[in-house]
Formats: sequence, structure tokens, C1' cells
RNA sequence: CUCUUAUCCAGAGAGGCGGAGGGAGACGGCCCGAUGAAGCCCGGCAACCGGCCUUGCCGCGCGGCACGUUCGCGGCGGGGUGGCGGUGCCAACUCCGGCGCGGCUGCGCCCGCGCGAGAUGAGAG
Repeated sequence: CUCUUAUCCAGAGAGGCGGAGGGAGACGGCCCGAUGAAGCCCGGCAACCGGCCUUGCCGCGCGGCACGUUCGCGGCGGGGUGGCGGUGCCAACUCCGGCGCGGCUGCGCCCGCGCGAGAUGAGAG
């Protein structure tokens, strides 16, 4: 960088350094910012992958050999755990916008579904 897949309406400091910018990218909006932006550190949130604990089913081993309790291992599925490991995240729905289909006692700055773009995790190349 590309592909696959899951998720994206919740959550997260009135700390230190730092100094003018920031909200992915282009354009247009709308916002945040010297009552201090980005970035770094600390702190925190969450629980995607892994770990650990626990539990249901199945298989194997073991015991025994009618059969089935305990124990061990493996597979699949629940639940739990963060003073566990790997990421990630900490204004605003992914801040809003595009395209298609549909809904309505309410035709709207409306609602739902899908596509596209993007972000993050996991897997593959």
C1' cells in the first nucleotide's frame, strides 16, 4: 500500500511541557482555539485481538469396558476479569455535506435501509 471482515448515536482530566493552530483529504459549510490549538508526557475510556477465570455442548485420552463421575487435551459457544499483554480512542453521529430505494395523521434542517468516502480492530497478500 492492496484485499477480506466486524464495528462506528455510548465512554474518557478545571494535570504538566508547549506555543498557533485544529476538526482525514479536495471544495463548501459549521465549529473548536491565548479562559490557550497541534505535538509530547502523565491521567483516563473502552474492550477489537490475545491472556487468565468460569460455564454449556461435542470429540479424543484416561477409568471402565453394561456405563459413566472425576481428571487432562482439543474444537465451538456463553459469562466474567483491567493495580493482565497488543492496538485503539478521549469537542460536536465518522461535526455536516454525495448517490439510490423506501416510509409518513407529522412532507421535514424528518426517519429507515443500501452504496460511496473515511476511521479502528482482526486476518491475508
Background:
SAM riboswitch aptamer (S box leader) from a Bacillota bacterium, 125 nucleotides, folded computationally. The source organism's lineage runs through Bacteria, Bacillati and Bacillota. The coordinates come from a structure-prediction model, not an experiment, and the mean pLDDT is 80. Rfam family: SAM riboswitch aptamer (S box leader). A reference for the family is Epshtein et al. (2003), "The riboswitch-mediated control of sulfur metabolism in bacteria", Proc Natl Acad Sci U S A.